Lysine riboswitch aptamer from Natronincola peptidivorans, 185 nucleotides, folded computationally. The organism belongs to Natronincola, within Bacteria.
[in-house]
RNA sequence: UUAAUAAAUAGAGGUGCACCGAAGAAGAGUAUAGGGUAGGUGUCAAGAGGGAAACCCUCAAUACUACCUAUAGAAAGGCUGACGUGCCGAAAUCAUUAAAUAGUUAUCGAUUUAAUGGUUGGGGGUUUGGUGAAUAACUAAACAACUGUCAUGGGAAAACUAAUCCAUGGAGUGCUAUUUGUUAA
Numbered sequence: 001u002u003a004a005u006a007a008a009u010a011g012a013g014g015u016g017c018a019c020c021g022a023a024g025a026a027g028a029g030u031a032u033a034g035g036g037u038a039g040g041u042g043u044c045a046a047g048a049g050g051g052a053a054a055c056c057c058u059c060a061a062u063a064c065u066a067c068c069u070a071u072a073g074a075a076a077g078g079c080u081g082a083c084g085u086g087c088c089g090a091a092a093u094c095a096u097u098a099a100a101u102a103g104u105u106a107u108c109g110a111u112u113u114a115a116u117g118g119u120u121g122g123g124g125g126u127u128u129g130g131u132g133a134a135u136a137a138c139u140a141a142a143c144a145a146c147u148g149u150c151a152u153g154g155g156a157a158a159a160c161u162a163a164u165c166c167a168u169g170g171a172g173u174g175c176u177a178u179u180u181g182u183u184a185a
Stems, first nucleotide, its partner, number of pairs: 001185011014088001016087004023080002032072002034069006047059004051108002053105003091120011121147002125143007149170007
């Protein structure tokens, strides 16, 4: 000096990712309350309501259900340009486990948080499904492209500087740069 390997640090992809407060649209003239009408099957057990099941609680009518109303009338989850913050497995999702929530339950389901493991390089588009008030948005799968990176092959250019195009393929435990240690020449 070169190559390989290990670690640390710093970076790149771009409609890049995530979070927070205020404000706004929608939710919605909805839920609900007031008024009215109709129904209202239980009383040892059976009926109605409290996410499902069982238990428990309430109830003969202001339980509960449906309709009308010229009376009042929300909220939550989700969404949004800009500002700010943290970043590049950023983050998302699936499975399992644990805790909390709602009357109780070592049951099922739903929501939130955490741990472990798996999948996804990234952002869009279309179709189908799920959540949702929604044609918003999110999410899963599939499909065809785009884009960044690396490898291989080929073309152009060139032997200083500089260094592009095409095709195929892989995955982020990747790629690039620097430093340090080890090994080999």